């Protein structure tokens, strides 16, 4: 020192849930709050999952603008799903 590995102990990080804001929503973000976690830091590249403003279809209603209802759709989210790419804090066996 490099890989690996996670004991002790130092530092982190923060599920649910409340409150406040920001979205059409899923969610995010800020505080309080910890169930948990050795990458729970980064990145939506593959998968996976969420949601569907808008779009597209199909129906209903109506002269008709249009307005209803289902259904398909991410350009929207999610690294606390799994893969993978980068980066790193400590140091016993």
């Nucleotide at each position: 020192c490099u890989c690996a590995c996670g004991a002790c102990a130092a530092a982190g990080c923060a599920a649910a849930c409340u409150u406040g804001u920001u979205g059409a929503a899923a969610a995010a973000c800020a505080a309080g709050g910890a169930c948990g976690c050795a990458a729970a830091g980064c990145u939506a590249c593959g998968g996976g999952u969420c949601u569907a403003a808008g779009g597209c279809c199909a129906g209903g209603a109506g002269g008709g603008g249009u307005u209803c209802u289902g259904g398909c759709u991410a350009u929207g989210a999610c690294g606390g799903c799994c893969g993978a790419g980068c980066c790193a804090c400590c140091g016993a066996a």
Predicted 3D model of a 93-nucleotide RNA (c-di-GMP-I riboswitch aptamer) from a Bacillota bacterium. It was read from a public genome assembly, where an Rfam model found it. The source organism's lineage runs through Bacteria, Bacillati and Bacillota.